Context: one part of a larger RNA
RNA sequence: GAACGAACGCUGGCGGCAUGCCUAACACAUGCAAGUCGAACGAGAAGCUUGCCUUCGGGCAAGUGGAGAGUGGCGGACGGGUGAGUAACGCGUGGGAACCUGCCCUUGGGUACGGAAUAACGCCGGGAAACCGGUGCUAAUACCGAAUACGCCCCCCUUUGGUAAACAUUGGGGGGGAAAGAUUUAUCGCCCUUGGAUGGGCCCGCGUCGGAUUAGGUAGUUGGUGAGGUAACGGCUCACCAAGCCUACGAUCCGUAGCUGGUUUGAGAGGAUGAUCAGCCACACUGGGACUGAGACACGGCCCAGACUCCUACGGGAGGCAGCAGUGGGGAAUAUUGGACAAUGGGCGCAAGCCUGAUCCAGCAAUGCCGCGUGAGUGAAGAAGGCCUUAGGGUUGUAAAACUCUUUCAGCAGGGAAGAUAAUGACGGUACCUGCAGAAGAAGCCCCGGCUAACUCCGUGCCAGCAGCCGCGGUAAUACGGAGGGGGCUAGCGUUGUUC
Numbered sequence: 001g002a003a004c005g006a007a008c009g010c011u012g013g014c015g016g017c018a019u020g021c022c023u024a025a026c027a028c029a030u031g032c033a034a035g036u037c038g039a040a041c042g043a044g045a046a047g048c049u050u051g052c053c054u055u056c057g058g059g060c061a062a063g064u065g066g067a068g069a070g071u072g073g074c075g076g077a078c079g080g081g082u083g084a085g086u087a088a089c090g091c092g093u094g095g096g097a098a099c100c101u102g103c104c105c106u107u108g109g110g111u112a113c114g115g116a117a118u119a120a121c122g123c124c125g126g127g128a129a130a131c132c133g134g135u136g137c138u139a140a141u142a143c144c145g146a147a148u149a150c151g152c153c154c155c156c157c158u159u160u161g162g163u164a165a166a167c168a169u170u171g172g173g174g175g176g177g178a179a180a181g182a183u184u185u186a187u188c189g190c191c192c193u194u195g196g197a198u199g200g201g202c203c204c205g206c207g208u209c210g211g212a213u214u215a216g217g218u219a220g221u222u223g224g225u226g227a228g229g230u231a232a233c234g235g236c237u238c239a240c241c242a243a244g245c246c247u248a249c250g251a252u253c254c255g256u257a258g259c260u261g262g263u264u265u266g267a268g269a270g271g272a273u274g275a276u277c278a279g280c281c282a283c284a285c286u287g288g289g290a291c292u293g294a295g296a297c298a299c300g301g302c303c304c305a306g307a308c309u310c311c312u313a314c315g316g317g318a319g320g321c322a323g324c325a326g327u328g329g330g331g332a333a334u335a336u337u338g339g340a341c342a343a344u345g346g347g348c349g350c351a352a353g354c355c356u357g358a359u360c361c362a363g364c365a366a367u368g369c370c371g372c373g374u375g376a377g378u379g380a381a382g383a384a385g386g387c388c389u390u391a392g393g394g395u396u397g398u399a400a401a402a403c404u405c406u407u408u409c410a411g412c413a414g415g416g417a418a419g420a421u422a423a424u425g426a427c428g429g430u431a432c433c434u435g436c437a438g439a440a441g442a443a444g445c446c447c448c449g450g451c452u453a454a455c456u457c458c459g460u461g462c463c464a465g466c467a468g469c470c471g472c473g474g475u476a477a478u479a480c481g482g483a484g485g486g487g488g489c490u491a492g493c494g495u496u497g498u499u500c
Stems, first nucleotide, its partner, number of pairs: 001500004006496005013372006019365002021330001026328003030325003035074003040071002047064007081283003090208007099200002104196002108192004113145003121136006152176006160168002181188003209255003216246003221243008258280004262273004285306005308319004336362001338361003344358001345356004375405004385396004409441001411436005419427001444489005449470003455484005465472002
């Protein structure tokens, strides 16, 4: 000098754009953050209409209506948060082969026949509750059986390529496996299959912090055979066999740390760093586990254990903000329990639409960057006052006053968008435009011994104090405190911290 997610002190007019718990991955009251589909299914409350009855309270029947719940489907594996763990194929980069992929696109084919249940619901019962049990009835795109099979999968024979095996390929035979319907009749679905796209799993080369006051480490350990397992390769797992494997080119151990694009500094090389934004990874009270599913070993799912909190009728139950707000706590320190789905995007749905603290906006904070303003011109009796003085004067100083103007920003009034496609605007009566009034509402902070731009007086007297370094202060201190004057930056200025 530059930089900052900064903090502190003094000060503070406006706007735009950004940014805002770096500390306790500490604990959390409350609300919201993931639902949707009646064009899969049964049943159907309130209300309304009509009719009948009525003890005038209402009741019954039919129609309409469609709430809340339930079965079923898809989504809850995305989006959002955090950086605890991790020195690792975790990440970055470049390759690879033994794989999977819902929704989407695409190829070919199919969608014919039956069955048995079960929730809801009714009745009965248990429990303080959470909830649970028994019995009876019922539907489906829920579940099951057998049929069919162009492709598909498995086995056998065969042709060709291949030394052979593996593998690919031609033909044949045997075996195995599907389906679901709905409606407004135009579609949406369902099953098998081909290729793709997208997403993902796996392997490898290279790169990736410090410590040797850590020198040996390893027993599924290293390799093989066989088997199991997986979507898939593989000690991934198991049985047997061999005794290997890593290591001073630093194994192992210890400490520290999410990685990268980037950011910052620097002429560069390099150093430091990894907030916001983007990619990847890991985690979701702590530890473990699987279920479902195309996908999870699943933040707002399940089970077990633990710590903690809450309810309890003491028998037993409920919970997980590292989602958005917000609270306590910690801290030098970091915001609203806001609005809207209008836009963009996501889930469901044929759609209308519903949901969306993603997102878009608004609020708070000079936290940063950028822009603007706090007036302009004229004005010497060089006024008054202040300060200094050799008492003549000098300086503050064209500065003020005064006169003549202007009106940015802020204020008041009127109009008023784009963002939206036919409709739909939270922002917002916002941006912007026009008019009105009046210099009117708007300047501070640090420094002045040298480094380093800027000097005098008074007070103090090694005291009080200053200080980044050198150093000032013990009676004339340009270095302390005040004043006048001056210098620098300016809605900021200084200090502290950190990096180069």
Record summary
Small-subunit ribosomal RNA, 5' domain from an uncultured Alphaproteobacteria bacterium, 500 nucleotides, folded computationally. The RNAcentral record of the full RNA draws on ENA, Greengenes and SILVA. Rfam family: Bacterial small subunit ribosomal RNA. The coordinates come from a structure-prediction model, not an experiment, and the mean pLDDT is 86.